[in-house]
The prediction has a mean pLDDT of 79. Glycine riboswitch aptamer from a Syntrophomonadaceae bacterium, 102 nucleotides, folded computationally.

RNA sequence: AUGAACCCUGUGGGAGAGAUCUGUAAAAGGACGCCGAAGGAGCAACUUGCCGUCCGGGCGGGCGGGAAGGAAACUCUCAGGCUUCAGUACCAUCGGGGGACG
Numbered sequence: 001a002u003g004a005a006c007c008c009u010g011u012g013g014g015a016g017a018g019a020u021c022u023g024u025a026a027a028a029g030g031a032c033g034c035c036g037a038a039g040g041a042g043c044a045a046c047u048u049g050c051c052g053u054c055c056g057g058g059c060g061g062g063c064g065g066g067a068a069g070g071a072a073a074c075u076c077u078c079a080g081g082c083u084u085c086a087g088u089a090c091c092a093u094c095g096g097g098g099g100a101c102g
Stems, first nucleotide, its partner, number of pairs: 006097003010093004018032001020031003033082003039078001040076003046069003050065006
C1' cells in the first nucleotide's frame, strides 16, 4: 500500500397466514382455525473410525450392522407470527471493525 471471507450500526427492498368468535373504552387474554422468512430442532449423500463375516501369503478389498460428524429457502411448529403499524430470513449498499491474497 491492494484490501477478500466474516462481524456490527444505519439505509433501501422484503412474503405468508382469521378485520373468525368471545372479551375490552381500546387492548391484553381465552376458544377455534392457520403461516414459516427472528430464533430453535431434525435429517440425505458423504467422511471417520468400531464390530462381525468372506476373499487373499500379506498389504488390501467386498458385504452386513450400528456410532460420531454432517446442508438448506427441505421438514417440525417449541418459540414467533396471522387488519394496519412494527418486526422478519434473504438481497443490495454507506460507514466501522477485520485481516485473507498479492

It was read from a public genome assembly, where an Rfam model found it.